Context: one part of a larger RNA
Parts: sequence; structure tokens; C1' cells
RNA sequence: UGACGGGGGCCCGCACAAGCGGUGGAGCAUGCGGUUUAAUUCGAUGCAACGCGAAGAACCUUACCUACUCUUGACAUCCAGAGAAGAUAGCAGAGAUGCAUUCGUGCCUUCGGGAGCUCUGAGACAGGUGCUGCAUGGCUGUCGUCAGCUCGUGUUGUGAAAUGUUGGGUUAAGUCCCGCAACGAGCGCAACCCUUAUCCUUUGUUGCCAGCACGUUAGGGUGGGAACUCAAAGGAGACUGCCGGUGAUAAACCGGAGGAAGGUGGGGACGACGUCAAGUCAUCAUGGCCCUUACGAGUAGGGCUACACGCGUGCUACAAUGGCUAAUACAAAGGGAGGCGAGCCAGCGAUGGUGAGCGGAUCUCAUAAAGUUAGUCAUAGUCCGGAUUGGAGUCUGCAACUCGACUCCAUGAAGUUAGAAUCGCUAGUAAUCGCGGAUCAGCAUGUCGCGGUGAAUACGUUCCCGGGCC
Repeated sequence: UGACGGGGGCCCGCACAAGCGGUGGAGCAUGCGGUUUAAUUCGAUGCAACGCGAAGAACCUUACCUACUCUUGACAUCCAGAGAAGAUAGCAGAGAUGCAUUCGUGCCUUCGGGAGCUCUGAGACAGGUGCUGCAUGGCUGUCGUCAGCUCGUGUUGUGAAAUGUUGGGUUAAGUCCCGCAACGAGCGCAACCCUUAUCCUUUGUUGCCAGCACGUUAGGGUGGGAACUCAAAGGAGACUGCCGGUGAUAAACCGGAGGAAGGUGGGGACGACGUCAAGUCAUCAUGGCCCUUACGAGUAGGGCUACACGCGUGCUACAAUGGCUAAUACAAAGGGAGGCGAGCCAGCGAUGGUGAGCGGAUCUCAUAAAGUUAGUCAUAGUCCGGAUUGGAGUCUGCAACUCGACUCCAUGAAGUUAGAAUCGCUAGUAAUCGCGGAUCAGCAUGUCGCGGUGAAUACGUUCCCGGGCC
């Protein structure tokens, strides 16, 4: 000077408290440990690993295992020789591959050859998801969106250092004010950026339809209109600006007016100096080490999907604020050409056949669901719950046995609200309801978004946890 204290003071945070809903019990999904295995590839391991890398393991992916193969190599550059490239019947094989048949002679040219591609040969070399994240770059997590971290000059001290940055107030904030041997400055805070909430102007197609007219089984369907909604583009608006009070006449705080919005309006992007030899050599790059007829490369099959068990994260439930049947209302944000696919027909259905329109404010995915109305069930392992299993199918795809999703019929398990313990959340939030996207041939209870309905509680800071200042 720091760090630490079951030292003190002050102050924050869903930290506790006050509430609401969960997890921990059940079934299933998924990840991890363990065990097993020829292999169950590798990494991640308190918070900050465990629905994590993986935005999607049947083959491929794939790095693992077994078997069969190759050795200048699957990939790059250079040299020599040959051949255009390329296409192709057949045989062996699981395939890689090997044998082998036929077709083919292109482009530029100074007629020597050249460019590109293929084959053969020689070596320089290639190659390595092999090791070391404790040799590294880059990127990332975390403390933490916490309010801190520093510097120059001056001053003080023999010096390490201090001062500034402490103190009195105040703030979300080292935010601002006042004071002060300090005076200034930088990185952070805030603002500038995006989005959302209100209004105005401009422009109206594919969007809109108030008024006028036409028309319909029905629809802005048509003429037309530019009001409204909406779509973008540009502006306005919020600044403690105004009023009162408190305060030190300050900063600021409390209340009020006006206002769509009020004191950072809500949300996002944005992460200081640093900490954890934190994570990543398997994104990539890279030092060193190691392999070089193999630790490289190809192929087929298998494995990553195993299962006495333990843990994490989720989904579905245990029901009547509910289940089922019928009718009926209202979104937002997205995607679409090897795509989205209307309508019609077939099928109980998954789906199939045909196929209009649409590179889309035009067409389409696409019926939103919870909700509302009516009926039924009457507390039961049930008309709850749907695991599991049998059968029959659909779709994708060379191919669903290991190991896909979905449909129909049958089956109908555990489960009657969950111990110790533990998690999330302060408002359009929690809870609950559905919709869409990425990945993707197919595959979503995950993830990233979107809207619908829409609460309760916060006395307070004694205590638990983390953090800031003295």
C1' cells in the first nucleotide's frame, strides 16, 4: 500500500423480508457423472460445467471402434513424361478399388508450343480434431453496468507512499454542490445510436374506405377518394423548463400544474484499470514437442442412442378456476422458388392426387390459443392423467433393424400437490395461452423471437449472500 476479520459506521442489490409461481416426490425428454463396451470420439466441472460447444449424430456429419485398402498421398506448389477434358457397356468386390470395352479430339498459337484438366514417375514436401490454453495471439465468461481505476504538475514525508479521490450534503452514478495544498486531466458514469409510447408534415401502392355512386350469394369487389388506420422519411416533444415547500441563498429532494409521456419515461446495444496461470491449441491462427507405408488418407458396417444407479435442466400431470363435445371472437412478428402452396377431389387421419397465385403490405404458410356461448361429466385413479405395449399406416430419404417424426385402432402405468432443502420474479413483470424463425431432406418438451390474457407484495434493513465508501 493492499487483502482479510464470527471489528465499527454509512449505503446499495429479488440479498433477506412481504408475496406469487416453481424445483426437490411421479412419468417422460435432455445433458452430466458412474458403470458397461471393440468403440460408447473430444472438450466444458462451485457460483461462472451439466437442453453447454451441438442453430438439429439413421448414412454423411465423425473426430471413436472393427474390417478391408492407399503411400508424394484426400488437399497445395514445383519438375519430367504421356494424354484434351470428359462420357460409357461389362466382370469381381460390402465398398473403396481392381480388370476392362467403346465414344471423344475441344480453346489460344509466331505452328516451336501454351492455358486448363487427367494419368504415371522422382523427390522437395503435404497431412495430423496428435500433446502442451501452465509457451501464445484472437475471442469469451466472471466479479459487474459494480462506480470505480489512474495520470501530469505542485505540496507533505528520510522513504515505501500520501494528497488530489478524504470531509459536509446529494445522486442510479468519483452524479452534482460546498469546503479543503491542492490545481487540472484521462479511462469509466451520463449523453450522442437503435427501439417503443404522443403529435405534425410529406408521399399514398400491393395498404386504407369517412363521404358520393355502382354492384354482390359474399368481400374495398368496382368507379372514385386522400379523411382515418397503416406504411416509411423528416420534424416537434421532457429540460427539474414552470409553481409551492424543505435545504446552506447551493447541489438536490418532496408535492403540484400542464402533458401522450416526469424527473434516467420503458427496453436494447454499449462492459473502465484489473481478478480468476478462469475457458478455448477441436472455429481460426501460432511457438515448441511428437507421428510420417502412419498418430496421415479412403471405404463398408458399427458406435457417439448402451443402463443396477446418482445429479442438473425441462415437458406433461395429478384435475371441476377442470376434462370432453358443438358453435363463435380478437393478434403480433416472421418465412417462402429444388420454396410457400390456395381451391377442388380421395382418405377417420397422418397424408396423397391435381394445381391457381406468389421472389410476395398483392399470393401463401395460416383455423391463433387461452377467451365467450351452450351442453355434459360430479370427486372417482374417474369422460383426470397419459407412460408403456400390440396392430395397421403416412412422410422424408440410396436406406428408418440397431436409431426418425407423425397418424389411426386397441392398451391404459406411475401420479390424489410432493421430506430436508432450494430457484425465479417488483409491472405489461410473474403466472398463463398460443404463433413464428434459425438449424434442417426428415427430426424440437431445446433455443431465439412474437403477440393475447394479466396478478399479488415490498412494514422495513435485525438477520443470510454479494458489492461500494470511510
Molecule: small-subunit ribosomal RNA, 3' major domain
Organism: uncultured bacterium